[in-house]
Molecule: transfer RNA
Organism: Stylonychia lemnae
RNA sequence: GGGUACUUGGUCUAGUGGUAUGAUUCCCGCUUCGGGUGCGGGAGGUCCCGGGUUCAAUUCCCGGAGUACCCC
Numbered sequence: 001g002g003g004u005a006c007u008u009g010g011u012c013u014a015g016u017g018g019u020a021u022g023a024u025u026c027c028c029g030c031u032u033c034g035g036g037u038g039c040g041g042g043a044g045g046u047c048c049c050g051g052g053u054u055c056a057a058u059u060c061c062c063g064g065a066g067u068a069c070c071c072c
Base pairs, nucleotide, nucleotide: 001071002070003069004068005067006066007065010024011023012022018055025043026042027041028040029039030038048064049063050062051061052060
């Protein structure tokens, strides 16, 4: 220099054109003498950035950034 894949709560992750799923974490309650486990409730996301298409973009297109890998 060329190419491919990926980027979503603190962490990990599903997802598809109609404002997003689950796990974990944290907080509260129940349970216990207490803790843990378990159960219930709650908190936590400008879906990497900018632009375009569309009535509508996390999703499609273009550019950029980052990470990993391959070629030279």